The RNA shown here (SAM riboswitch aptamer (S box leader)) has 140 nucleotides and comes from a Micromonosporaceae bacterium. The sequence was found by an Rfam model in a public genome assembly. The model forms 97% of the base pairs in the Rfam consensus. Its Rfam family is "SAM riboswitch aptamer (S box leader)". Gene Ontology term of the family: regulation of gene expression. From the family's description: The SAM riboswitch is found upstream of a number of genes which code for proteins involved in methionine or cysteine biosynthesis in Gram-positive bacteria. On this family, see Grundy and Henkin, Mol Microbiol 1998: "The S box regulon: a new global transcription termination control system for methionine and cysteine biosynthesis genes in gram-positive bacteria". The organism belongs to Micromonosporaceae, within Bacteria.
RNA sequence: ACCUCAUCAAGAGGGGCUGAGGGAACGGCCCGAUGACGCCCCGGCAACCACCGCGCAUCACUGUUUCUCGACGACGAGGCAGGCGAGGCAGGUGCCAAUUCCGUCCCACGCCGCAGGGUGCGGCCUGGGGAAGAUGAGAG
Numbered sequence: 001a002c003c004u005c006a007u008c009a010a011g012a013g014g015g016g017c018u019g020a021g022g023g024a025a026c027g028g029c030c031c032g033a034u035g036a037c038g039c040c041c042c043g044g045c046a047a048c049c050a051c052c053g054c055g056c057a058u059c060a061c062u063g064u065u066u067c068u069c070g071a072c073g074a075c076g077a078g079g080c081a082g083g084c085g086a087g088g089c090a091g092g093u094g095c096c097a098a099u100u101c102c103g104u105c106c107c108a109c110g111c112c113g114c115a116g117g118g119u120g121c122g123g124c125c126u127g128g129g130g131a132a133g134a135u136g137a138g139a140g
Base pairs, nucleotide, nucleotide: 003138004137005136006135007134008133013042014041015040016039017038021031022030023029025104026103027102028101043096044095045094047093048092049091051088052087054085055084056083061082062081063080064079067078068077069076070075100132105129106128107127108126110124111123112122113121114120
């Protein structure tokens, strides 16, 4: 880098350095010499993973290598773990303007305009789905 899955409406800023663009592309709209973006330090947030107890569930299934009991050679019962939920923590990542800032492609309701004999085209709004991106977890 590619691939798979999940999530993306919540949350969280100060200082120092630097000095002109930045918000991925394009359009819009924003941020920015009252110093953005970026880098460093400190602080914070808590999405995912890990960890900690708690509650619920536990038909069936799997595991239990010295968990317990009964049989006894490996079977039965119970417990625990594997599930779900709300918390906690801040270890691994991540993040700390704006919904991933909004839109871009497709579909639908509604509205408007234009054209027009066989219901077309364009715009707007709302909703849904994609695409792309980001982050995490995983796989080869």